[in-house]
Context: one part of a larger RNA
RNA sequence: UUGGGUUUAAAGGGAGCGCAGACGGUCUUUUAAGCGUGCUGUGAAAUAUUGCGGCUCAACCGUAAGAUUGCAGCGCGAACUGGUAGACUUGAGUUCGCUGGAGGUACGCGGAAUUCGUGGUGUAGCGGUGAAAUGCUUAGAUAUCACGAAGAACUCCGAUUGCGAAGGCAACGUACCGUGGCGUUACUGACGUUCAUGCUCGAAAGCGCGGGUAUCGAACAGGAUUAGAUACCCUGGUAGUCCGCGCGGUAAACGAUGGAUGCCCGCUGUUCGGCCAUUAUGGUUGAGCGGCCAAGCGAAAGCGUUAAGCAUCCCACCUGGGGAGUACGCCGGCAACGGUGAAACUC
Numbered sequence: 001u002u003g004g005g006u007u008u009a010a011a012g013g014g015a016g017c018g019c020a021g022a023c024g025g026u027c028u029u030u031u032a033a034g035c036g037u038g039c040u041g042u043g044a045a046a047u048a049u050u051g052c053g054g055c056u057c058a059a060c061c062g063u064a065a066g067a068u069u070g071c072a073g074c075g076c077g078a079a080c081u082g083g084u085a086g087a088c089u090u091g092a093g094u095u096c097g098c099u100g101g102a103g104g105u106a107c108g109c110g111g112a113a114u115u116c117g118u119g120g121u122g123u124a125g126c127g128g129u130g131a132a133a134u135g136c137u138u139a140g141a142u143a144u145c146a147c148g149a150a151g152a153a154c155u156c157c158g159a160u161u162g163c164g165a166a167g168g169c170a171a172c173g174u175a176c177c178g179u180g181g182c183g184u185u186a187c188u189g190a191c192g193u194u195c196a197u198g199c200u201c202g203a204a205a206g207c208g209c210g211g212g213u214a215u216c217g218a219a220c221a222g223g224a225u226u227a228g229a230u231a232c233c234c235u236g237g238u239a240g241u242c243c244g245c246g247c248g249g250u251a252a253a254c255g256a257u258g259g260a261u262g263c264c265c266g267c268u269g270u271u272c273g274g275c276c277a278u279u280a281u282g283g284u285u286g287a288g289c290g291g292c293c294a295a296g297c298g299a300a301a302g303c304g305u306u307a308a309g310c311a312u313c314c315c316a317c318c319u320g321g322g323g324a325g326u327a328c329g330c331c332g333g334c335a336a337c338g339g340u341g342a343a344a345c346u347c
Stems, first nucleotide, its partner, number of pairs: 003319004007301002012315001014201004021194003025088004030083002033081002035077008049065006091191001092188003096183005103177006110154001114150008125136002162169002206247006216240001220236004258314006266292011296303002320347003329340004
């Protein structure tokens, strides 16, 4: 390489859009590039194969045939692939009607809590721990009441719930934007699937500039613990946590399971929509989200119509452990670092 694989053994890209490419529904016509078949030319000789022959045999040599599975040209065929022309509706999309949701962005607004400030009441402690101490407090703390300020997060509802491509999204209201599902089959008529390169999005931490800073809190300081304690525990506390603009582009970015399409026993719960019946809160149908299982699959654990089953198409990736996601080079970045990514050596 072929092959075999990718939930957990090595291996699914973090996610989407999508050019090239690859693959692609039903029927008819035509073409003949692929495909099949026939003929012709060519496919040097030597070598190799087979037959016959010559050296006493053999090696060796001579001769003939086939082979040389290839290439080109000319005919013929038309099922399949491709091309042409036309038609179709089931794939795909659109209209119309109904409907769902923590989907996104912006603006506004609410209460509880926390901390702080002011004032009142009140007096000696508070706080914290395994126990303490650092810390706060007679300049009146803690506790409690009233008023005020600020920032951040939204208790209950709340759920194997819902939405979103993923990351993710939760008080309430409004506006704008995106989107799913169901029904109707009215319209278009294959317009589809996947996607290297590319573009876009992408938790937290981090970076740049500007704001904000209530809480919590890397670093740091102190108190403890300890043989030590650069920790775990405690008291403080800066960056950060929050907002705007920009950068960065990684995660156990996980279902450790790429996307699309079709097919294949059932039972049960739940969300949303339709239909039928209506009081059995039932039946049925479609789309999701869960649980348990038949067949089948699997090394097993397990998966099992949301497949890890049976098949097809496209992309990505793997090929013993360590060295190493390192070195070097290149690309990107303000940097941090990211992407790509070896070898020697060793077992």

A computed fold for a 347-nucleotide part of an RNA from an uncultured bacterium, annotated as small-subunit ribosomal RNA, central domain. Rfam family: Bacterial small subunit ribosomal RNA. The coordinates come from a structure-prediction model, not an experiment, and the mean pLDDT is 88. The RNAcentral record of the full RNA draws on Greengenes.